Notes
The part of an RNA shown here (large-subunit ribosomal RNA, domain IV) has 339 nucleotides and comes from a fermentation metagenome.

Context: one part of a larger RNA
RNA sequence: CCCUUGUUAAGGAACUCGGCAAAAUGACUCCGUAACUUCGGGAGAAGGAGUGCCCCGUUAGGGUUAAUAGCCCGAGGGGGUCGCAGAUAAGAGGCCCAGGCGACUGUUUAUCAAAAACACAGGUCUCUGCUAAGUGGGAACACGAAGUAUAGGGGCUGACACCUGCCCAAUGCCGGAAGGUUAAGGGGAAAUGUUAGCGCAAGCGAAGCAUAGAACUGAAGCCCCGGUCAAUGGCGGCCGUAACUAUAACGGUCCUAAGGUAGCGAAAUUCCUUGUCGGGUAAGUUCCGACCCGCACGAAAGGUGUAACGAUCUGGGCGCUGUCUCGACUACCCGCCCG
Numbered sequence: 001c002c003c004u005u006g007u008u009a010a011g012g013a014a015c016u017c018g019g020c021a022a023a024a025u026g027a028c029u030c031c032g033u034a035a036c037u038u039c040g041g042g043a044g045a046a047g048g049a050g051u052g053c054c055c056c057g058u059u060a061g062g063g064u065u066a067a068u069a070g071c072c073c074g075a076g077g078g079g080g081u082c083g084c085a086g087a088u089a090a091g092a093g094g095c096c097c098a099g100g101c102g103a104c105u106g107u108u109u110a111u112c113a114a115a116a117a118c119a120c121a122g123g124u125c126u127c128u129g130c131u132a133a134g135u136g137g138g139a140a141c142a143c144g145a146a147g148u149a150u151a152g153g154g155g156c157u158g159a160c161a162c163c164u165g166c167c168c169a170a171u172g173c174c175g176g177a178a179g180g181u182u183a184a185g186g187g188g189a190a191a192u193g194u195u196a197g198c199g200c201a202a203g204c205g206a207a208g209c210a211u212a213g214a215a216c217u218g219a220a221g222c223c224c225c226g227g228u229c230a231a232u233g234g235c236g237g238c239c240g241u242a243a244c245u246a247u248a249a250c251g252g253u254c255c256u257a258a259g260g261u262a263g264c265g266a267a268a269u270u271c272c273u274u275g276u277c278g279g280g281u282a283a284g285u286u287c288c289g290a291c292c293c294g295c296a297c298g299a300a301a302g303g304u305g306u307a308a309c310g311a312u313c314u315g316g317g318c319g320c321u322g323u324c325u326c327g328a329c330u331a332c333c334c335g336c337c338c339g
Stems, first nucleotide, its partner, number of pairs: 004331001006329003010325002014323001019320001027051005036041001038159001052081005061073004082086001094318007101310002106118002122157007134143003160305004165235003170232002172228005179223003185217002191211004197204002236254005263297001264294001275291005
């Protein structure tokens, strides 16, 4: 010097990505306690005061008990007394304001992530009538379930409140079965080979045996006709118009299956962008409130709110401090030096 620890004038976050770390708060009794709220909460909100020992005193009162014996507990009041300090050491919440996300308690990357991720109660769609659907297995068989649609499986969403718009053209699924198409199979026409026979010859040629195979018949599927979006998904462009200007309630036109409704919006989403305005600061790329020009929000891959909750994330404040201005000193251990 390092590690670990303690103290520190004045200031008090000026440190820093960020109060990281440290400091501070801390017990009990009493007083007191806001917005908001799902009326339970919030709440130990916040913010204050008291606390030793002795006497009055066997305090009032209470417990035990048959007992107005005994024994034990004991608020509150009055008086006094010591110290700088009475929860005297140790142990023992820092608090407040605003916002994002997730309702909550839970779960998770054993060994860099605890979260806004997963789960969740609740919502909804769908499958399944029991030898259920589904799952494991080659099968037997087992689970489902010694259950039976208020049950079981699967998908999505995720408390609660208010809601959840338009599109079935495409893709998927469900239903339909008239028509078109369509496999094996069934079917067996024409044809070919062979030759008894016929013919002077060229050639023709029955039956049989072979080769080969047309029409016709032939299911699901597909085409087709409907339904279905809390199924996969999708939810426009151009031009003009009001007596300042600007803007366009209004009109025209093209396209589409339909052209984004409510709500929200520079957002965990905004490129331009440190958008513009307001607030907070002496000064604010962050933060909060607005605006809307949404590059590229939007309604169960849910939309918007929301009390409570959170080792969550973001901004601000009070308290507090060696984080800092800016260092200094100290203890233990180690190293080194001297004897």

Record summary
Its Rfam family is "Bacterial large subunit ribosomal RNA".